[in-house]
RNA sequence: AGAGUUUGAUCAUGGCUCAGGAUGAACGCUAGCGGCAGGCUUAACACAUGCAAGUCGAGGGGUAACGAUAGUGCUUGCACUAGGCGACGACCGGCGCACGGGUGAGUAACGCGUAUGCAACCUACCUCAAACUGGAGGAUAGCCCAUGGAAACGUGGAUUAAUACUCCAUAGCAUAUAUCUUUCGCAUGUUAGAUAUAUUAAAGUUCCGGCGGUUUGAGAUGGGCAUGCGUGCCAUUAGAUUGUUGGUGAGGUAACGGCUCACCAAGUCUUCGAUGGCUACGGGGUCUUAAAGGAUGGUCCCGCACACUGGUACUGAGACACGGACCAGACUCCUACGGGAGGCAGCAGUGAGGAAUAUUGGUCAAUGGGGGCAACCCUGAACCAGCCAUGCCGCGUGGAGGAAGACGGCCCUACGGGUUGUAAACUCCUUUUUUACGGGAAUAAUGGUCUCUACGUGUAGGGAUUUGAAGGUACCGUACGAAUAAGCAUCGGCUAACUCCGUGCCAGCAGCCGCGGUAAUACGGAGGAUGCAGGCGUUAUCCGGAUUUAUUAGGUUUAAAGGGUGUGUAGGCGGAAUUUUAAGUCAGUGGUGAAAUCUCACAGCUCAACUGUGAAACUGCCAUUGAUACUGGAAUUCUUGAGUAUAGUUGAGGUAGGCGGAAUGUGUAAUGUAGCGGUGAAAUGCUUAGAUAUUACACAGAACACCGAUUGCGAAGGCAGCUUACUAAGCUAUAACUGACGCUGAGGCGCGAAAACGUGGGGAGCAAACAGGAUUAGAUACCCUGGUAGUCCACGCCCUAAACGAUGAUUACUCGUCGUUGUGCGCAAUAUACAGUGCGUGACUGAGCGAAAGCAUUAAGUAAUCCACCUGGGGAGUACGUCGGCAACGAUGAAACUCAAAGGAAUUGACGGGGGCCCGCACAAGCGGAGGAACAUGUGGUUUAAUUCGAUCAUACGCGAGGAACCUUACCUGGGCUUAAAUGUAGUAUGACCGUACCCGAAAGGGUAAUUUCUUCGGACGUCUUGCAAGGUGCUGCAUGGCUGUCGUCAGCUCGUGCCGUGAGGUGUCGGGUUAAGUCCCAUAACGAGCGCAACCCCUAUCAUCAGUUGCUAGCAGGUAAUGCUGAGGACUCUGGUGAGACUGCCACCGUAAGGUGAGAGGAAGGCGGGGAUGACGUCAAGUCAGCACGGCCCUUAUAUCCGGGGCUACACACGUGUUACAAUGGUCAGCACAAAGGGCAGCUACACCGCGAGGUGAUGCUAAUCUCAAAAACUGAUCUCAGUUCGGAUCGGAGUCUGGAACUCGACUCCGUGAAGUUGGAUUCGCUAGUAAUCGUAUAUCAGCAAUGAUACGGUGAAUACGUUCCCGGGCCUUGUACACACCGCCCGUCAAGCCAUGGAAGCUGGGAGUGCCUGAAGUCCGUAACCGCAAGGAUCGGCCUAGGGUAAGACUGGUAACUGGGGCUAAGUCGGAACAAGGUAA
Repeated sequence: AGAGUUUGAUCAUGGCUCAGGAUGAACGCUAGCGGCAGGCUUAACACAUGCAAGUCGAGGGGUAACGAUAGUGCUUGCACUAGGCGACGACCGGCGCACGGGUGAGUAACGCGUAUGCAACCUACCUCAAACUGGAGGAUAGCCCAUGGAAACGUGGAUUAAUACUCCAUAGCAUAUAUCUUUCGCAUGUUAGAUAUAUUAAAGUUCCGGCGGUUUGAGAUGGGCAUGCGUGCCAUUAGAUUGUUGGUGAGGUAACGGCUCACCAAGUCUUCGAUGGCUACGGGGUCUUAAAGGAUGGUCCCGCACACUGGUACUGAGACACGGACCAGACUCCUACGGGAGGCAGCAGUGAGGAAUAUUGGUCAAUGGGGGCAACCCUGAACCAGCCAUGCCGCGUGGAGGAAGACGGCCCUACGGGUUGUAAACUCCUUUUUUACGGGAAUAAUGGUCUCUACGUGUAGGGAUUUGAAGGUACCGUACGAAUAAGCAUCGGCUAACUCCGUGCCAGCAGCCGCGGUAAUACGGAGGAUGCAGGCGUUAUCCGGAUUUAUUAGGUUUAAAGGGUGUGUAGGCGGAAUUUUAAGUCAGUGGUGAAAUCUCACAGCUCAACUGUGAAACUGCCAUUGAUACUGGAAUUCUUGAGUAUAGUUGAGGUAGGCGGAAUGUGUAAUGUAGCGGUGAAAUGCUUAGAUAUUACACAGAACACCGAUUGCGAAGGCAGCUUACUAAGCUAUAACUGACGCUGAGGCGCGAAAACGUGGGGAGCAAACAGGAUUAGAUACCCUGGUAGUCCACGCCCUAAACGAUGAUUACUCGUCGUUGUGCGCAAUAUACAGUGCGUGACUGAGCGAAAGCAUUAAGUAAUCCACCUGGGGAGUACGUCGGCAACGAUGAAACUCAAAGGAAUUGACGGGGGCCCGCACAAGCGGAGGAACAUGUGGUUUAAUUCGAUCAUACGCGAGGAACCUUACCUGGGCUUAAAUGUAGUAUGACCGUACCCGAAAGGGUAAUUUCUUCGGACGUCUUGCAAGGUGCUGCAUGGCUGUCGUCAGCUCGUGCCGUGAGGUGUCGGGUUAAGUCCCAUAACGAGCGCAACCCCUAUCAUCAGUUGCUAGCAGGUAAUGCUGAGGACUCUGGUGAGACUGCCACCGUAAGGUGAGAGGAAGGCGGGGAUGACGUCAAGUCAGCACGGCCCUUAUAUCCGGGGCUACACACGUGUUACAAUGGUCAGCACAAAGGGCAGCUACACCGCGAGGUGAUGCUAAUCUCAAAAACUGAUCUCAGUUCGGAUCGGAGUCUGGAACUCGACUCCGUGAAGUUGGAUUCGCUAGUAAUCGUAUAUCAGCAAUGAUACGGUGAAUACGUUCCCGGGCCUUGUACACACCGCCCGUCAAGCCAUGGAAGCUGGGAGUGCCUGAAGUCCGUAACCGCAAGGAUCGGCCUAGGGUAAGACUGGUAACUGGGGCUAAGUCGGAACAAGGUAA
């Protein structure tokens, strides 16, 4: 110090989350020791038991218990007697019990903190000083007697003491009153002194001294009261108050005071937050933080409050009293039912509550407290110990060496390597700690006892001895021996640390993002690693990070956020000059800021934690002295801010009235006839009762065309025909007047579009609602025909808008360019011309700013002042409450719950029923088809034991398959086998195995029989068998390689450097042309380059040349019935090598160029000549694990493998692709001609013969430019004559041929017979732009044969049409919008249905605290009081005031619950629609 998370990516906004520190903690796992600290945060809930406040006999009467002593009795160890002793229960009296200890309920307060004051006060014990301490009296407890009661507790009688009580005396420097002088004080007053009058004291004890007692003064200590300042939240709490505020008088108090009372006055507090509600002890401090702050108040210290709840007083120096009293209440306990007792928020402890917090311990040794002369007693204060890893700190669990890098584990590319790991073993060493044994403290000072010294009985000092809970503890020594001692969490990123196995959106994890659906570094286990360590994690809470409430230190055009606008109150801020003051401000000084804590230094425990000493600090408050720049106060002046005046000027500024024309509608009259109107198309509607149209006249209401615009005016809303009246404002000039009069503005007040509301008018057009017609699946819409409120006027009301410039007001400053409105001035004779200036209103562009878009003198720049507003999204501008309103509604304005985002700007894509440009058999123009028929073939479906599997829009469907009768074959059924084949190795057995013969069997297979090696004896070879290595067309194409389809042979896809941008990215690749093309040219912050395009390659079209066999044959020669048949030849064709040729090269025109145009020239070919091969970056998790390969998983007497048979060929049906047809451009018959490219020895076969034919028999040539398979349409002629035919050939019957081991399921072909549908095919749809379509045949692969009409090639014959790019489809480029990015097959809204959650309303039910009225009213203070008691003081009694509590009544506030009900949120796939995002299909 930051990081993760919104996006495909980016920047910014913004929330959520994490890393750190902390805790009185808790929980999980684990645990060796010690030191120091801490330990009911919850029920201020209830408490059994014990203890926590007593002491004094030197105040007193006394003697219940104990002890000693003495005496007596005697059963010699018991009883009795003696207050005479030590002592002492109970009692009277004194002091203490108001301290110490606990708790934090209450309290928002002079409670606390801080600083002052008391001239308005008190203070026992203590210290100092002064004075005094004389006399008298009557009671009472106890004890004794009697008596009541269960008890607690009493009652009566008799008697008695005191440092208990009463009276008298004495007294002033005491108190009270009055007067005078004097000090101080702002004042009331007060200090000191004097005078007069009045009033009040005492206690004894002791031999003495003394200890006590009384009065007074002073001190110390402790308290009381008052005041300034500070000290939570809520305004959805705005008014509160009647002893209330003040005065006079009185009472009361230690003391001031409405503290209380009587009377008088009507005040007092409050937006600088009264009153009310909720919450909370406050501070020193503690945690965190860089600081400022924020949070907190446990332990320790200070203060306060409380003591079961509420009230009350008594005693006392002090209390309204924790272990006192009285009363009331709740609760618990005892009871003989009549009555009584109690108060752990003291220390332990118990129950309960709770996630959770300890022992019914020891001692007064020390420190401290109470009493006492003292010894001493008491002390759960305190000091110690016990329990608990609750925290902090320290120590240890060993150290050194040790590589065969051991065994084992784990992992891997596995004969091996890596890791665990110097880790272990092993060797040497040490002994903190543990254990055992021994020694052994400080804390002790006082005090007591004895004694000595000084003097003087007592005090002071010295010596000896005695006093330790903790504790035989700390500590020290000796001995043994590595011996007694390591875990927890994590390992996807943040965040240090990685692999294997298991699991398979399951189980689970998770702080956030997110993991898990068969290869999970994220789940569980293991190995390893990392972090910390006697602990480690988790949870909870606080601060931090968070500048995410921003004082330091934020924002508001679009992210959340400027009030709709003005006026103006309070408040805040405010021009120039001078003088003064000294409040703010600054400086010095003094006081205070308790201690502890924090910081620094030093010191003590072996270190540290801890503790001690000192310093510093405590940033604060108060007082005082000074300074005077700035701010403030006071005074005087100024003119520039502001205003006024005068003179001009501008405008849809406002209000009221008058007038006008066009249009529309209606009425009347007329002309006129069949339609009008409306729409995408229609219909509803109007019209023969005469519409629409046209003409004339009349009437009505509303709005004001043209001018008219980045125009003008107004604070905003808003304002538009012309004109009149009234009225407001701006601007300019002059610089005459005032002299800071200013700016902003919480509340307040005014204005405020449209719609809506009220009353009364008005109503032409338009038009919510409504009706009808259409559209549609529906259409409560869009469109059409009607149509009412309303729109208009007057007066009220409402008060909201995307009331927007999404930009508050005011002031100052800060480059330019070009317009425009109004106006003034200058030059000028004039001017609409030019220039300058002020006020407005626009566009563009700098600096600067901004996340960017953008803003940019009209700022979103630079500054100042004031106001308003914001703090994640949703819930929600909702609920409740309040205020306003006639209502509708408006203003103010939450929470629970829920999500990890929501949102802004810009980028790249994709998309659009957005735009522009361009291309393609894309459309159009044509030719021929498909869709109808029959058949073939493939698919779906169905069927089946099986109908194996895959391919499924384009991009599956005559596809894998270029050939399923068996085989193939993967499927089914049945029968077998367990290693068949290959190879290696190791071992056993053996001399065979193979083959032959026979038997069983459907076969596979099984069985039987005979026969059967070599040898140098070492073995070799072979076989059987066993083990290890097999095999799988089983799964996953979503783990993969390779290959392939498609976009698409579309023209695109990128890179380097530079430049631009915060960045994603852009530029280049855009623009203007051009091209088939990102092809080329020009321009250009780009310059170049790569993969694609093109070219290079092959075939084909022309020519040349070379070479001529198996090809060819012009000339020469021979020969035949005939044929290049033969000799020969290379001319030609042809074959196949090498070359040439085409490049817009030339010409004309257009163009800057690239290039284009031309029936141009030349040329075989002309603008890429035709065809092929060639497929960029990528897309579709496209296809293929069944072609092959391959990871992982699965099967192993089976999912492997063999065999027989069956199936893949099924058949109601649906689809795709084809074939043949429907005929005369044809069929049939006869004649006759011309290819190319291929194939051929288990082959092609000439030729001859046989058969109608498929074919058969014989025979020849050919391993092929030699032989052979081997052409058809065309052409010539004949016939058929428009018909289900001499078209068409399906189907079926019969007879055959061939292949094959075998044609039943299930082959092809031949012949004879049979002769189905079909007469050109609906919606729709396919191919093709030239040697193309169409048509004709030929060949080949596969193959025994063939279901081939398929596929792949080959040639023959050989067209038509293209105006053109509006439309359909696909594509390319540019641009635009976007809420899409899985990218429109996208995203996404609402109702309804289901489940869950929180919440509002609600008849009602039920609580709580507080207040008010009335009634009642305990204890108790106070007041009054004749009878009774007492000599008296006084008491009793009774009455009164007040009051806790209780009762009652009506409300207010605030909870809980509730039939029913409202919306909201969340949830894997529900329903209905399709509102928004593109022009989202009606812009939102």
A computed fold for a 1484-nucleotide RNA from an uncultured prokaryote, annotated as small-subunit ribosomal RNA. It matches the Rfam family "Bacterial small subunit ribosomal RNA". Gene Ontology terms of the family: ribosome and structural constituent of ribosome. The sequence is in RNAcentral, with records from ENA. Model confidence (mean pLDDT): 83 of 100.